[in-house]
Context: one part of a larger RNA
């Protein structure tokens, strides 16, 4: 020196990102017990007393010897004493009485997330999932979904108070405006559109037939068969009218105005589907920022209340409150301490020396 313990004068958080570690709280009976609340909680709230040992009045059960009566009976009385538990109250001995071991620190603000729950087996337990509620959408049963080429399963031996998908996220107050874009419903008159049908027409072929048959020469071409094929019909879709945002999303700019200034209730004007309502806001969202005021502090880039020029909050990608709950973050106190001024001391293990 490391390592794991164990005490410390005076000071108590000064240490540090941070009270991290450590102390310190502890059981068991008593009295007490605020704020807030969803009346169930909050609560072991917070806080305060007592706790060994001896003798002990009285209380509570419990079992009873003797004794006495008579209906002599497994009878009724009354009873000394014994055992359990519990005790007022007195004594007593230490610094110390859950004497040792083992057994909660509390308390105010603030943020998320309604709780229990679940998760990154092996750097993340969390404000993340998930949750009961809420809502929308599909689905009338051989259901919708899912699996499978099919047969068939599952859904369910269920039937819309049933099952599936999707968003939110207990509970309280509430949830505005846009349907122009994209999705979904619906609608059917035009438009365009496929195989399909339909064949008008054109090609090759040739019987045949004409031409100077000089040549396996030119030309015309009937039916068949064959290669093609226009017009016209022809479905959903799209196009197109319409509903739908707790479907995906979206929620403006410019000017100028009041008897000091400042602001602007007001008007102009642009451009959009429609221009953010209600709550909330320097916030887990604010860049400028250590905004600016006010508390707390001797001093506070952090916490807390407030304000609004919101760079870029906003309503189930839910807004905003909220008891109760969290190994969650965050600020702030009381207790409490070798975290610290500032270190010394002590035991065991190592490491070093020797052997």
């Nucleotide at each position: 020196c490391u390592c794991u313990c164990c005490u410390u004068a005076a000071g108590g958080a000064a240490c540090u990102c941070g009270g991290c570690a450590a102390a310190a709280u502890g059981g068991c009976c008593c009295c007490g017990u605020a704020a807030c609340u969803u009346c169930g909680g909050g609560a072991g709230a917070u806080g305060g007393g007592g706790u060994g040992c001896c003798c002990a009045a009285g209380g509570a059960g419990u079992c009873a010897a003797g004794u006495c009566u008579u209906u002599u009976a497994c009878a009724g009385g009354u009873a000394a004493g014994g055992c359990u538990c519990u005790g007022a109250g007195g004594g007593u001995u230490a610094c110390a009485a859950u004497a040792a071991a083992g057994a909660g620190g509390c308390c105010c603000g603030g943020a998320c997330g309604a709780c229990u729950g679940u998760u990154u087996a092996g750097u993340a337990a969390a404000a993340a999932c998930a949750c009961a509620g809420c809502a929308c959408u599909c689905u009338g049963c051989g259901a919708a979904g899912u699996c499978g080429c099919a047969a068939g399963a599952c859904a369910a031996u269920g039937u819309a108070u049933a099952g599936g998908g999707u968003g939110u996220g207990a509970c309280a107050c509430c949830u505005g405006c846009c349907c122009g874009g994209u999705g979904c419903u619906g609608g059917a008159a035009g438009g365009u559109u496929a195989a399909g049908g339909g064949a008008a027409g054109a090609g090759g072929u040739u019987a045949u037939c004409c031409c100077c048959u000089u040549g396996a020469g030119g030309g015309a071409g009937a039916a068949g068969c064959u290669u093609u094929g226009a017009a016209c019909u022809g479905a959903a879709g799209c196009c197109c009218c319409a509903g739908u945002a707790a479907a995906c999303g979206g929620c403006g700019g410019c000017c100028g105005u009041a008897a000091c200034u400042a602001u602007a209730a007001c008007g102009g004007u642009c451009c959009u589907a429609a221009g953010g309502u209600a709550g909330c806001g320097a916030a887990a969202u604010u860049c400028c920022u250590u905004g600016u005021g006010g508390g707390g502090u001797a001093a506070g880039u952090u916490c807390c209340c407030a304000c609004g020029c919101g760079c870029a909050c906003g309503a189930a990608u839910g807004g905003u409150g909220u008891a109760a709950c969290g190994a969650u973050u965050u600020g702030g106190g009381c207790a409490c301490u070798g975290u610290c001024u500032c270190a010394a001391g002590g035991a065991g293990a190592g490491a070093c020396u020797c052997g």
Predicted 3D model of a 355-nucleotide part of an RNA (large-subunit ribosomal RNA, domain IV) from a bacterium. It was read from a public genome assembly. Rfam family: Bacterial large subunit ribosomal RNA. Rfam links the family to the GO terms ribosome and structural constituent of ribosome.